This is a predicted structure of a 93-nucleotide RNA (Glycine riboswitch aptamer). The prediction has a mean pLDDT of 79.
RNA sequence: UCGACCGCGCGCGGGAGAGUCCCCGGCACACGGGGCGCCGAAGGAGCAAGUCCUCCCUUGAAUCUCUCAGGCCCACCUACCGCGUGUGGAAGG
Numbered sequence: 001u002c003g004a005c006c007g008c009g010c011g012c013g014g015g016a017g018a019g020u021c022c023c024c025g026g027c028a029c030a031c032g033g034g035g036c037g038c039c040g041a042a043g044g045a046g047c048a049a050g051u052c053c054u055c056c057c058u059u060g061a062a063u064c065u066c067u068c069a070g071g072c073c074c075a076c077c078u079a080c081c082g083c084g085u086g087u088g089g090a091a092g093g
Base pairs, nucleotide, nucleotide: 001093002092005089006088007087008086009085010084011083012082013081014080019036021035022034023033024032025031037072038071039070043068044066045065046064050059
C1' cells in the first nucleotide's frame, strides 16, 4: 500500500403470519375494558450435537421451541436477503 473475509452504523430495494370474532362505551377498520381463539420474523427466554472433560459442572445456534413482551383489515414496523456507503478488524499479496 492492496486486500478475500467478518462485524457495526446509515440509505435504497425485496420481505410474511394470525379474528376487520363476541359484549360494552364509541361515527369508526381508531381507542379503552372484558371474553374466548390464534400468529411469531421487534425484543426476550430455552436447549441438541459438540466443547472443557474421568464424571459432574462449564460452554453451546437458529427462521427450532416457549409465547413474557409484541401482534391478528390495510398501513407502519419487522427477522432475514440483496445493493451502495462510512467505519473497525483482518487471512494473504